[in-house]
Context: one part of a larger RNA
RNA sequence: UUGGGCGUAAAGCGCGUGUAGGCGGUCUGUUAAGUCUGGUGUGAAAGCCCUGGGCUCAACCCAGGAAGUGCAUUGGAUACUGCAGACUUUGAGUAUGGGAGAGGAAAGCGGAAUUCCGAGUGUAGGAGUGAAAUCCGUAGAUAUUCGGAGGAACACCAGUGGCGAAGGCGGCUUUCUGGACCAAUACUGACGCUGAGACGCGAAAGCGUGGGGAGCAAACAGGAUUAGAUACCCUGGUAGUCCACGCCGUAAACGAUGGGUACUAGGUGUUGCGGGUAACCACUCCUGCAGUGCCGUAGCUAACGCGAUAAGUUGACCGCCUGGGGAGUACGGUCGCAAGAUUAAAACUC
Numbered sequence: 001u002u003g004g005g006c007g008u009a010a011a012g013c014g015c016g017u018g019u020a021g022g023c024g025g026u027c028u029g030u031u032a033a034g035u036c037u038g039g040u041g042u043g044a045a046a047g048c049c050c051u052g053g054g055c056u057c058a059a060c061c062c063a064g065g066a067a068g069u070g071c072a073u074u075g076g077a078u079a080c081u082g083c084a085g086a087c088u089u090u091g092a093g094u095a096u097g098g099g100a101g102a103g104g105a106a107a108g109c110g111g112a113a114u115u116c117c118g119a120g121u122g123u124a125g126g127a128g129u130g131a132a133a134u135c136c137g138u139a140g141a142u143a144u145u146c147g148g149a150g151g152a153a154c155a156c157c158a159g160u161g162g163c164g165a166a167g168g169c170g171g172c173u174u175u176c177u178g179g180a181c182c183a184a185u186a187c188u189g190a191c192g193c194u195g196a197g198a199c200g201c202g203a204a205a206g207c208g209u210g211g212g213g214a215g216c217a218a219a220c221a222g223g224a225u226u227a228g229a230u231a232c233c234c235u236g237g238u239a240g241u242c243c244a245c246g247c248c249g250u251a252a253a254c255g256a257u258g259g260g261u262a263c264u265a266g267g268u269g270u271u272g273c274g275g276g277u278a279a280c281c282a283c284u285c286c287u288g289c290a291g292u293g294c295c296g297u298a299g300c301u302a303a304c305g306c307g308a309u310a311a312g313u314u315g316a317c318c319g320c321c322u323g324g325g326g327a328g329u330a331c332g333g334u335c336g337c338a339a340g341a342u343u344a345a346a347a348c349u350c
Base pairs, nucleotide, nucleotide: 004321005320006319007304008303012318014201015200016199017198021194022193023192025088028085031082033081034080035077036076037075038074039073040072041071042070049065050064051063052062053061054060091191092188093187094186095185096183097182098181103177104176105175106174107173108172109171110154115149116148117147118146119145120144121143125136126135162169163168206247207246208245209244210243211242215241216240220236221235222234223233258317262313263312266295267294268293269292270291271290272289273288274287275286276285299306300305323350324349325348332343333342334341335340
């Protein structure tokens, strides 16, 4: 490279926006670049292939032919692709009206609980464990009542419920703000899909500066356990966890399943918005669209399983894989304050 693949065997970038590129709806006519067809020129000789001949044959040699799938030029064809023009509305989008939502940012407020401080009552224990001890307590603890301080998290509601591209998002109120969905019309008129680079976002931990510090708690100390115990258990406890700004850029960043289009039996939940039915209302029943679960047909799959939210059937685009180890390492480059990240081999070995 070909071929084959990527849920679990190696393999989907953590996620998005989007440049180049690739691919692209309907109708009409233009052009003739791609495409198809004919002519001409060229495509050295030798070789290969065919025919004939010469060495007694053959290898070898000689002559002729064919071929040379290509390139250039020229005449034509116009279905498809392209180019330029025009049309259209079903793809895409905009406007109008709605309801749903822990979507995001900022500010303010609230109650429960833990801890600490002050005061009252009160007396000998409390705490902890498998059992203990370290620890706290007659300088009055634990318990209980009142008052105060401070930080962090928001019980119940809460739900294979909702929202978000992913990471993720949960007390209440206000302000600012993104997206999706539904209904009926109107409008734009292919404006679309994907997306190498690029840019942005990106849990936790970690880093820088300044705050904050209740609880929890790496490190650390002590007590136990044990043959030992640099652990599991207990008592303490510092970074950190929290806030602001700036870095880091990684995770089993998982649905281990790239995004988008079209098509292909059903059954049963649930969320949002509609339509129908009834005298009004109602999730009573029927039904449409959008989401989210379970089961299951065909089909697929090595099997497990997937099964309209496909791992089924499709055509277009991107990413990635190519035996195990060495190794996601070394060297070099780029990025970073650092930690390190990213790109990424080989020898050797089985």
The part of an RNA shown here (small-subunit ribosomal RNA, central domain) has 350 nucleotides and comes from an uncultured prokaryote. The full RNA is in RNAcentral, with records from ENA. The coordinates come from a structure-prediction model, not an experiment, and the mean pLDDT is 87.